[in-house]
This record gives sequence, structure tokens and C1' cells, in this order.
RNA sequence: GCGGUCGUAGCUCAGAGGCCAGAGCCCCGGAUUGUGGCUCCGGUAGUCGCGGGUUCGAAUCCCGCCGACCGCCCCA
Repeated sequence: GCGGUCGUAGCUCAGAGGCCAGAGCCCCGGAUUGUGGCUCCGGUAGUCGCGGGUUCGAAUCCCGCCGACCGCCCCA
């Protein structure tokens, strides 16, 4: 340089055009317990990588850019 896969909560991920974006873990509060843990209940947290386009409507489709990983090519 070329091609491919991916980017969503602090972490691991789901959501593949249609209410208001979700789960588990973590964290916070409460119940239980002599304390802690386990268990149970509730809660906080998101520019859906960035910009643009298509559409009545975009996390989802298209284009560009940035980043991560994989493969190939070139140089050393």
C1' cells in the first nucleotide's frame, strides 16, 4: 500500500430499518446476616468511533475519515 472483520454502558456482548437502545458482570443504595460473602429488591451510567448522505424514520443501509485485529504485497 491492497483486501477482510470489527467499533453500542467501566468490562463482555445482544440489538441487522419502526414505541422511549438492552442483558450479564462491575459500581451505588436497601433487605437478609453478629461482620463479610452468597442470595433477593431497587438504582446510576450511552454524542451507538467521527462527519456526511439516503429515508416519513438510521445503532441498523451508502460514502469518507479515525482506531483495533487478521491476511497479502513491497522495502529494510
Predicted 3D model of a 76-nucleotide RNA (transfer RNA) from a Gammaproteobacteria bacterium. Rfam family: tRNA. Rfam links the family to the GO term triplet codon-amino acid adaptor activity. By type it is a transfer RNA. Its mean pLDDT, the model's own confidence on a scale to 100, is 81. It was read from a public genome assembly.